[in-house]
Context: one part of a larger RNA
Molecule: small-subunit ribosomal RNA, 5' domain
Organism: uncultured Alphaproteobacteria bacterium
C1' cells in the first nucleotide's frame, strides 16, 4: 500500500447492487418447511327428490346418482430441493484413464394385454387403556395380492430341453392415459487404477484377513468384501506406522511475476442429521422433518406406560467483540402429484433490519471589501480567520407534497406496488464529520502544566519559555464517513 463475512470509538442525508452466527455439530417454546391423485378402489357425509312422525324445522325410512367433501386401501413423490462442516490426510477431492455393473420417470423400436381365485383395511359389533395406541368377531372393493394359459424376445442349459408376464381407467367411441416383456438411447449412480493433495523423525519399524493362490459364499458388479484350505508374504528412509491439524475443488486476496495466504457468499463433489449401531421399503437410502435397538437429555402420566430431535425458514435462551423479521406471494423461474382444472412448495421471487462492503449523488451556485463585528496572535503599527459571513441575484439534484403511471406477462394471472419512471409545486430550504499537525509524514502559534498529569507505531517527548501532554485559534488529509484493533499478502 492492498484486502476483509470483521469488531470497537466518534459521527451519520439519499439511492442502487451485494453481504450478514467466523464463537456452542450448545439446548430449543411456537408456527410453517412434502405432498398429491375420486379419470385405480369400496365406503361415509353433504346437496337433491319422495313418504311418515310431529316439537314446524328437526328425526326416521326409501330413492337418485348429477355435483361437492374426503378418513381408509392403492399409485407416484417423499433418496430432489434446503442446512451444516462434526468427522475425514482418504481414490474424500482434482485431473486423466479403465471394465466386471445397475438405472424409476423420459425417448425410439418390437411383441403382448387371455381366463380365473383367495383375502384385507375402511365399515359394523364387542372390548382393553389415563393416554399413545390397540385386541377379537363379522362384511367388502381395486391399477392391492396369488395361481393357470401364452412367450416375439429374455434367463438357464448337459444344446435334448427347461423357466419367467400383465391392469385396468376415462371417452365426444375417433381415441387418450396406463400395464407387461425385451432391445437401444439419454440421464443418474456404483466400482477400479496412474498422478497430484498439511506439519512433526523429540513418531522407525508396521501388518495376521495381514500379502498372494485355489474353491466357494455374497453383490447390480470386480475384489480377502466374507469363509475354508494352502503358501509366507505385503508396506517402509522416494518417510510406512503413529501423532497433530484440516472437508476438497473451481476460485478468492495479495503480488510485476514467481510465489504466499485462504476455501464466507456463488458453482461442482464429499460427509453428516441428538450420540452409537442396524436393517426394512424402494429404481435409488442404510434415509435431516421414516422404522428398530441402546445411551444422554427434555416433556406428559391415572406410575402401568408413552412422546421428542431446528446443522430447513423465522424465532428463543446461552456462548461471544460480533452477525437480521416468529414478514408477503406462489406473479415469475424451477420442483412433486394430477388427463386436466388445480393443489403443495420458508426452493425461489420479494419486502423488513444493519454505513457491513462496493458504486453513485447531495448537503447549494454566482456576486459580494466597510477587508464589518466577534475570536486568535501581535513588535500595538498591524496580521489572520476571510469572499468566509451578512447583503444582492439565481438554481431545485436528493428528501417533501400533488398528479400520471410502466416493464417484469406469449391469451389470462403481479407478491413486489401505486414500486420504477415522468409531470407539476414550495423553499436555500431538511442534510458534515472524523483523525492528525516533533521526524518518518501533508499541516504552527498562544495559554495551562512542570519527569506531574499525560503522549507514544518506531525514534522518543514532559524536571518553568513543550510546534510531541491538556485547551484554544489556525492549518493538513480523507469525507457519509473517519480513526483504532485484529488477520493475510
Nucleotide at each position: 500500500g492492498a484486502a476483509c463475512g470483521a469488531a470497537c470509538g466518534c459521527u451519520g442525508g439519499c439511492g442502487g447492487c451485494a453481504u450478514g452466527c467466523c464463537u456452542a455439530a450448545c439446548a430449543c417454546a411456537u408456527g410453517c418447511a412434502a405432498g398429491u391423485c375420486g379419470a385405480a378402489c369400496g365406503g361415509a357425509g353433504g346437496c337433491c327428490c319422495g313418504a311418515a312422525g310431529c316439537u314446524u324445522g328437526c328425526u326416521u325410512c326409501g330413492g337418485a346418482u348429477a355435483c361437492c367433501u374426503u378418513a381408509g386401501u392403492g399409485g407416484c413423490g417423499a433418496a430432489c430441493g434446503g442446512g451444516u462442516g462434526a468427522g475425514u490426510a482418504a481414490c474424500a477431492c482434482g485431473u486423466g484413464g479403465g471394465a466386471a455393473u445397475c438405472u424409476a420417470c423420459c425417448u425410439a423400436a418390437a411383441a403382448a394385454u387371455g381366463g380365473g381365485g383367495a383375502a384385507u383395511a375402511a365399515c359394523u359389533g364387542u372390548u382393553g387403556g389415563a393416554a399413545a395406541c390397540g385386541a377379537c368377531a363379522g362384511c367388502u372393493a381395486a391399477u392391492a395380492c396369488c395361481g393357470c394359459a401364452u412367450a416375439a424376445u429374455c434367463c438357464c442349459u448337459u444344446c435334448g430341453g427347461g423357466g419367467u408376464a400383465a391392469a385396468g381407467g376415462c371417452u365426444u367411441c375417433g381415441g387418450c392415459c396406463g400395464u407387461u416383456u425385451u432391445u437401444a438411447g439419454a440421464u443418474g449412480a456404483g466400482c477400479c487404477c496412474g498422478c497430484g493433495c498439511u506439519a512433526g523423525a523429540u513418531u522407525a519399524g508396521g501388518u495376521u484377513g495381514u500379502u498372494g493362490g485355489u474353491g466357494g459364499a455374497g453383490u447390480a458388479a470386480u475384489a480377502g468384501c466374507c469363509c475354508a484350505c494352502c503358501a509366507a508374504g505385503c508396506c517402509u528412509g522416494c518417510a510406512a506406522u503413529c501423532u497433530a491439524u484440516a472437508g476438497c475443488u473451481g476460485g478468492u486476496c495479495u503480488g510485476a511475476g514467481a510465489g504466499g495466504a485462504u476455501g464466507a457468499u456463488c458453482a461442482g463433489c464429499c460427509a453428516c442429521a441428538c450420540u452409537g449401531g442396524g436393517a426394512c421399503u424402494g429404481a435409488g437410502a442404510c434415509a435431516c422433518g421414516g422404522c428398530c435397538c441402546a445411551g444422554a437429555c427434555u416433556c406428559c402420566u391415572a406410575c402401568g406406560g408413552g412422546a421428542g430431535g431446528c446443522a430447513g425458514c423465522a424465532g428463543u435462551g446461552g456462548g461471544g467483540a460480533a452477525u437480521a423479521u416468529u414478514g408477503g406471494a406462489c406473479a415469475a423461474u424451477g420442483g412433486g402429484g394430477g388427463a386436466a382444472a388445480c393443489c403443495c412448495u420458508g426452493a425461489u421471487c420479494c419486502a423488513g433490519c444493519a454505513a457491513u462492503g462496493c458504486c453513485g449523488c447531495g448537503u447549494g451556485a454566482g456576486u459580494g471589501a466597510a477587508g464589518a463585528a466577534g475570536g486568535c496572535c501581535c513588535u500595538a503599527g498591524g496580521g489572520u480567520u476571510g469572499u468566509a459571513a451578512a447583503g444582492c441575484u439565481c438554481u431545485u439534484u436528493c428528501a417533501g407534497a400533488a398528479g400520471u403511471g410502466a416493464a417484469g406477462a406469449u391469451g389470462a394471472u403481479g407478491a413486489c406496488u401505486g414500486u420504477a419512471a415522468c409531470u407539476u409545486c414550495a423553499g436555500a430550504a431538511g442534510a458534515a464529520g472524523a483523525u492528525c499537525c516533533g521526524g518518518c509524514u501533508a499541516a504552527c502559534u498562544c495559554c495551562g502544566u512542570g519527569c506531574c498529569a499525560g503522549c507514544a507505531g518506531c525514534c522518543g517527548c514532559g524536571g518553568u519559555a513543550a510546534u510531541a501532554c491538556g485547551g484554544a485559534g489556525g492549518g493538513a488529509u480523507c469525507u457519509a464517513g473517519c480513526g483504532u484493533u485484529g488477520u493475510u499478502c